[in-house]
Molecule: small-subunit ribosomal RNA
Organism: Candidatus Villigracilis proximus
RNA sequence: AGGAGAGUUUGAUUCUGGCUCAGGAUGAACGCUGGCGGCGUGCCUAAGACAUGCAAGUCGAACGCAGAUCUGAUAGCAAUAUUGGGUCUGAGUGGCGAAUGGGUGCGUAACACGUAGGUGACCUGCCCAGAAGUGUGGAAUAACAGUCCGAAAGGACUGCUAAUACCGCAUGUGGCGCGCGGGGUUAGAGCCUGACGCGAAAGGUCCGCAAUUCACGUUGGGAGGGGCCUGCGUCCCAUCAGCUAGUUGGUAGGGUAAUGGCCUACCAAGGCUACGACGGGUAGGGGGCCUGAGAGGGUGGCCCCCCACACUGGCACUGACACACGGGCCAGACUCCUACGGGAGGCAGCAGUGAGGAAUAUUGCCCAAUGGUCGAAAGACUGAGGCAGCAACGCCGCGUGCGCGAUGAAGGCCUUCGGGUCGUAAAGCGCUUUUCAGUGGGAUGAGGAAGGACAGUACCCUGGAAUAAGGUACGGCUAACUACGUGCCAGCAGCCGCGGUAAAACGUAGGUACCGAGCGUUAUCCGGAUUUACUGGGCGUAAAGCGCACGCAGGCGGUCUAGCAAGUCGGGCAUGAAAUCUCUGGGCUCAACCCGGAGGGGUUGUCCGAAACUACUGGGCUUGAGGGCAGUAGAGGGGGGUGGAAUUCCCGGUGUAGUGGUGAAAUGCGUAGAUAUCCGGAGGAACACCAGUGGCGAAGGCGGCCACCUGGGCUGUACCUGACGCUCAAACACGAAAGCUAGGGGAGCGAACGGGAUUAGAAACCCCGGUAGUCCUAGCCGUAAACGAUGUUGACUAGGUGUCGACGGUCUAAACCCCGCCGGUGCCGGAGCUAACGCGUUAAGUUGACCGCCUGGGGACUACGGCCGCAAGGCUAAAACUCAAAGGAAUUGACGGGGACCCGCACAAGCAGCGGAGCGUGUGGUUUAAUUCGAGGCUACGCGAAGAACCUUACCAGGGUUUGACAUGGCGGUGGUAGUGAAGCGAAAGCGGAACGACCCUUCGGGGAGCAGUCACAGGUGCUGCAUGGCUGUCGUCAGCUCGUGCCGUGAGGUGUUAGGUUAAGUCCACUAACGAGCGCAACCCUCGUCGUUAGUUAUACGUGUCUAACGAGACUGCCGGUCUUAAGCCGGAGGAAGGUGGGGAUGACGUCAAGUCAGCAUGGCCUUUAUAUCCUGGGCUACACACACGCUACAAUGGCCAGUACAAUGGGUCGCCAAGCCGCGAGGCGGAGCCAAUCCUACAAAGCUGGUCUCAGUUCGGAUUGCAGGCUGCAACUCGCCUGCAUGAAGUCGGAGUUGCUAGUAACCGCGCGUCAGCUAUAGUGCGGUGAAUACGUUCCCGGGGCUUGUACACACCGCCCGUCACGUCAUGGGAGCUGGUAAUACCUGAAGCCGGUAGCCUAACCGCAAGGAAGGCGCCGUCAAAGGUAGGGCUGGUGACUGGAGUGAAGUCGUAACAAGGUAGCUGUACGGGAACGUGCGGCUGGAUCACCUCCUUU
Repeated sequence: AGGAGAGUUUGAUUCUGGCUCAGGAUGAACGCUGGCGGCGUGCCUAAGACAUGCAAGUCGAACGCAGAUCUGAUAGCAAUAUUGGGUCUGAGUGGCGAAUGGGUGCGUAACACGUAGGUGACCUGCCCAGAAGUGUGGAAUAACAGUCCGAAAGGACUGCUAAUACCGCAUGUGGCGCGCGGGGUUAGAGCCUGACGCGAAAGGUCCGCAAUUCACGUUGGGAGGGGCCUGCGUCCCAUCAGCUAGUUGGUAGGGUAAUGGCCUACCAAGGCUACGACGGGUAGGGGGCCUGAGAGGGUGGCCCCCCACACUGGCACUGACACACGGGCCAGACUCCUACGGGAGGCAGCAGUGAGGAAUAUUGCCCAAUGGUCGAAAGACUGAGGCAGCAACGCCGCGUGCGCGAUGAAGGCCUUCGGGUCGUAAAGCGCUUUUCAGUGGGAUGAGGAAGGACAGUACCCUGGAAUAAGGUACGGCUAACUACGUGCCAGCAGCCGCGGUAAAACGUAGGUACCGAGCGUUAUCCGGAUUUACUGGGCGUAAAGCGCACGCAGGCGGUCUAGCAAGUCGGGCAUGAAAUCUCUGGGCUCAACCCGGAGGGGUUGUCCGAAACUACUGGGCUUGAGGGCAGUAGAGGGGGGUGGAAUUCCCGGUGUAGUGGUGAAAUGCGUAGAUAUCCGGAGGAACACCAGUGGCGAAGGCGGCCACCUGGGCUGUACCUGACGCUCAAACACGAAAGCUAGGGGAGCGAACGGGAUUAGAAACCCCGGUAGUCCUAGCCGUAAACGAUGUUGACUAGGUGUCGACGGUCUAAACCCCGCCGGUGCCGGAGCUAACGCGUUAAGUUGACCGCCUGGGGACUACGGCCGCAAGGCUAAAACUCAAAGGAAUUGACGGGGACCCGCACAAGCAGCGGAGCGUGUGGUUUAAUUCGAGGCUACGCGAAGAACCUUACCAGGGUUUGACAUGGCGGUGGUAGUGAAGCGAAAGCGGAACGACCCUUCGGGGAGCAGUCACAGGUGCUGCAUGGCUGUCGUCAGCUCGUGCCGUGAGGUGUUAGGUUAAGUCCACUAACGAGCGCAACCCUCGUCGUUAGUUAUACGUGUCUAACGAGACUGCCGGUCUUAAGCCGGAGGAAGGUGGGGAUGACGUCAAGUCAGCAUGGCCUUUAUAUCCUGGGCUACACACACGCUACAAUGGCCAGUACAAUGGGUCGCCAAGCCGCGAGGCGGAGCCAAUCCUACAAAGCUGGUCUCAGUUCGGAUUGCAGGCUGCAACUCGCCUGCAUGAAGUCGGAGUUGCUAGUAACCGCGCGUCAGCUAUAGUGCGGUGAAUACGUUCCCGGGGCUUGUACACACCGCCCGUCACGUCAUGGGAGCUGGUAAUACCUGAAGCCGGUAGCCUAACCGCAAGGAAGGCGCCGUCAAAGGUAGGGCUGGUGACUGGAGUGAAGUCGUAACAAGGUAGCUGUACGGGAACGUGCGGCUGGAUCACCUCCUUU
C1' cells in the first nucleotide's frame, strides 16, 4: 500500500516552453441501435405566466341553533299539539392546529454558514415529574329572526341566545414589583432574609351522585426547541485607497423575552483601513460529491443540517413561536369577472398547461405501512409518505443459446491466378430453457382476530431454440489493412496532419480491432500539468534582478545565564449529528442496493505535565556593528583661480593663381589677392604625452595645474560602547545622453535645412555649407544594451599567476628584489554546478536571511482608467482576436560583396580566333492546312539526326481498310483450297476477278499447315522521365566518401580524416585516443618511344631488316652530392632511347541536380478501339521582317595565279574498290586488267621547294548571287540533290562592348581517310599523318574546386531568409457628435397601509358612583417614521453610432531592400528631428560586431 506516459518547434540534437492525447466523473444532451429484471435518478433554462383538481384540518366528551331520520312520553278517537332521547348533516361561537411537513435558491460575502464557546442579558404551547389551588358573582355576542343596500363580493340596522368566549370580587403556598433594611458573595445585577404593595382559575364526560378521567389557573424544575453575543475559518478585482454623521463612545430615556445606537435627546470627537477598510463583481453555506499517490483542485443535483424567500415592495395584527407559501392591510405590475358603480387572484406544494430551451416524467392508486394535526376514543384529514406509470438518464445483474460438425459447401472480398480469407462460421445431428409464451397455484410486508394501494406482483408449474445485436474505429499517438471510386475536388481532422491519378488518413466494400444493450459525439470538472511548484519550479544567454542608494512598517537575528510558559511537545477528558467513506458481519439466488458493529475525521475547547528550541522578562560577554588613536592612496564631490598646445576669426606683412575636396568629381573659397607663410590680437571649448583589463565613486559617472570647502575607503593598534545588526513593500534622495523653460554664451562639431555628387531612384551612405543643440546659471524631465544582461548581506569550500594600496619580516648605507599578511582589481584552472556555452574564494559551488521579478508567441514597453510632467512623454497595465509554435545552447552542412592556405589554360604572359561581312548548319520567334516531337545557363542550340526528294515520317490535306500491316489461342467452316494472278476502274492504296494451281502425316475415317469467318484480342512515336528499369550528362579524373572497434560528448555528433612537413593525389612521413579497414588515388590493361629474341604473307637492289607482330628486357629516386626532423620528400648530377606519373588512352568513389530520355529499348498506371490503329497519293519537316549559337570562306604580297618538282599515315573495298588504254575543256563516259586485299584498287597527298607573273587596287584579292549549257544517282531532282563548263562578280580593306581555345610534337597552318549513304546539301562528326611555334614574372584580381577557420535569423540551404508603407477581402477592438438601457446612492417634493405619540370632536355593555358623572376604551383628527411615485444633477456599468485609430489574418497584387554574412554604411539602443515605406541622421551608451594590426595578460615548453 502509494506516483507509468505519448505526439508536436529542428536537417538532426539538447534544454526551455506552450498546445494536444490516452484515465476517471456527470441531474446531462445529440446521432445510430435497443431483449429482460433490480435499485436509484429525472426543468441545470423563464424566482417567467398559469386553466382544472387536490395538497390543513379536527373536536358534539366546550356551546347555542337549523335540517334529516329513527324512537319514546303526555293530551286527544284521530288529525294534531306539547315535550324527551338516539343517529346523521350544515354553517356558527369556542379550543387546538394552521409558524410543522412540502417547495425553491431570488437575495445574501453576512455571526449567513461551519466549528468552539458565552448568555451573571433571555423565551419556551403541547410533553414529563413536583408544590399548592379551581370560591363567588356579572354583562354581552355570533349563529338565528326581521328590515334594508349591492350585479356580485359583501354589508348596515333592530331584536333573541349559550359556553372551556368575556368581566368584577375573594383566596395567595409559591411568584412578581419599585425604592428601602440586613447577611454573605461576585468584576457586576445572582443567592439568603424583613416590611410594604400586586396579580389566578372552566369546566366537560361516564344514566344521577360519588369515584374515575380529560381539561383549567399559579409556581419552581426537567426534556426538547429557539433568541442574542463572541474567538477562529469562509470567492475574485488595488485599473476600488482611503471610508464613516447614528458615524465611535458616554449620560438619560424609550423599546424588546433579552444585551446593544436597536431608537430618541444631549455631550464628547471619535471609529475602520495595506493583517486590504470602502467600493465593484460573483455566490445560499455545511455534511458531503468528483478527481488526485498525496497536498490540492473543482463542485454543492439526489439524501441530511442550517439560512433565505413565497407575484414585486412596505407594514403590522394574532399567537408560546410569524412580520406568516395555500392569514390580513396598503402600494405596484400582471391576469380574470362586472349591470362600469365596483370586485377577485397569486402552483418556488402534487399532478398538469402553454412558454423558454439541446433538454427533464402521470391532470395515476392508497392512507395498508412509516410519520404528522385534531380528538377521551372510534376516527377524520394528510399530493408528507407508501406504491404504480413514463425515460438505457445512471449503477448492477442476466440473456440472445450449448456440444459435435470439413466437401473447409454456396456466396462475398482479395489474389502473384497457385491460392488466401470470412470459417466450425453456416447447413446437419444431439442437448438445455435464463429470457419468452401459457394455464393453474400464490406470498412476506399485519403486531392478539379481521383488514394490503402495491398485486393475481415476486415465486412455483408447463411448453418449445423458440422472442432478442449493435455501435465506433483501423496514418502516428492507439489495438485493428486491403480493393475500388475520387483527383488540393468532394471531403477528413483531438494534435501532428491527409487529398494536386497508384490515398492503409476522403467515400464505399470485404476483412480486422475494441466495447457490447449499448456504442460514439458534444459540453463541463479533476488528472496527466512539478504548466502557480506547501509537498514540488525558476530569474548570466530560454520569460524573469527594480538604474542606484537610503530607509519607516514588516521579516530575520551573535554568545552566557536565570525566570516565565505564549508558540512547541506529551497525556487525560469533552465535542467533532446522522447518512457518506474504510474494515468487518449479515439480508435480497449474486451484485447494485439495504441493515448491524468497529474505525477514521478538527490550525477546536479544557485540565495536567515537560522546558531543549523560538518569543518574552532580568542580568552578563565581545567575536557582529560602531567609535577613538596613528598612518595612507586616489580623474570621489563642490565652487574659485590659473596655464599651454590646437582650430576658427580679425588687423598687418611677404606672395600669386589657384585652393579645397573625392573612388573620381562637383558645389564651395580665390585676381575685390585666397591657399601657403610670418608677426600681433580676439574668443570659446576641450585638456595630447603621462595613461595602465591602473585609481576613485552606491550607481549615473569622474582626467591640465593650484589652493580652499567636503564625503567615503584601506592599513595598523585593540583604548571605548556592548548586538546598537541584516534586509526592506511604501515613502524619499541621486540618476548618461537627448529633450523642455528662462537668461547668458557660441571657437569647433553639428540633427533639421540648402547645395554638389552617386544612383533606375537616393528623401541615405561621400562632399561643400549650416540652425537648434553641444558650454554656463537656475529649474524641469526620470529614461538607456542605466549590462557583469548576474539584487543586498553573512558563513563555508584546492590552487597558480599578474597588478593597485597599506603593513610586517628579511636584506641594504638607504633601497630594490624576495618572504608573509589585509583590502581592491584581472587572467587561468580543480572539485562542484550548468541544457550547453560557461561559472569556478570577485561562484553561476555548498548554505542562512530578506527584497524584487517570471509563468507560450503575437496583440502589447498597447488601449482604457489612475498618478506624475510646461510639453515631449513617463509609471502602472489589460481584453477580444490569432498561432502551434515563439525561444536558448550546441551539431552537421550550405552560404558570405569573412579570413588564412592550396590547385586548375582560372587569371596573368603569349599564339590563333569568335563578336563586323557573305554563305552553311542548328535554335528562338513569326508564318502555315502542317511547318511532327524532344533537348533549354554552365551541362539545349553542326544536340537525338553516323545522311528528311519518295521511303524515313511520328505532322497536314484527301482517298481507302476494320480481328486489322504484325502475334497467340478457342470455335465451327473450307478442296479447284493455299499460292500465282491477265483484262477493267483508280493518283495510288484498293476494288475486281479470267486463267493457272499445290505441300506433310495417315490406321484412308481423317489430321496438320494454309485460307476465309467469328470470339478473345492485336495496334498506338497517345499521356505521365514528378510512378519506373536501363543508359547518359554534370560537378570531376576533383581527392575525396565512409566503416568496425576504442575513446570523448546527456545528445545530434566528434575523434580517426585535425595540427607539422610533403605530393598530381586522404601520395607518403612524422606527431597523435586512436588502431585498423573499405570505395576512390596510384598500380595492374591498351598504345607510342629504345633494345633483344622468335617468325616472315608482303616488300626488296636478294645482302637483308629502317617493315610486319608475338614474346621479353628496360626506370626503381636504384646511384652520387646537397637539403630536410638525417622522415617522407625536394634540388642538382651521372648513366640512359626514356628520369622522377616518360607521352596518350581505357578506367569516373559516396553522392548532387525529382538533370536528360515513356521518341532507341523495356515497363506500372491512365486513355483510345470503323480510330489516337493501319494503308496510299500529294504536301510539310527545306517557310522568312527578324534574333542568337556553332562553323566555313575571306578581306590578301608570310599572298593570288601559272609552270615544274619532293615527301605521308590511318583507313575502305565483291550489289564493292576499280587499273592501263581511248573519248570529252570538264563533271563524266567507254573499257575491262587486278583484288575477298602488307600482294590489286581507292591514291595525284597538300602546305613545301624551284622558276615566272601580279604591285596594293575592292585588285589577277574575295567568291556570294544570278543566267546559260551539261554530267551523275535515283521509279522520280518543280517544291527540294550533288557535280562540271562558260558567263555574272555582292558584302567584305581584319571587326564595338564583350568573349573562346591552347603549355609541345601542343597551338596554328596543310591536306588525306572513314562511318552513315542510291545520291547528297559534310564547311559537321571521327580518325590520320605533314610543317611546326610563342609564353608562363607570378597567384593581387575574375571563374571553378579542395581542406582549415569564423559569422549566420539560411537547411527547398543566398536563385536562401526577410521588413515596412500602399491596394483588396475578412475578423475582433480603442476613440467618437451623440442616441438608448440597467444599477446603487444623493438632494428636494408628494406620501398609502401601519406601529408609536398627541388629542380640544364623536361614540361606548361589564368597573366606581344613588345620580350627575368618572375611570377606561374605540372612532375621527394631528404629528414622527415610511414603501412606492415625481423632479434634479452627477456616479458606475451595458448596447448602439456617421466618421476615425491602430492591430490580427488571408498560395501566387504594388513600391522599395531595412535586418540575418563585415548583409554590402557593423548592428542594437534611449532620445530628438526628418522622410512614400522599410528607415536616415545627430548626441550618448552597449557588444548580443566580422576582419587586420599593435599593446597587455594568461597557458605550455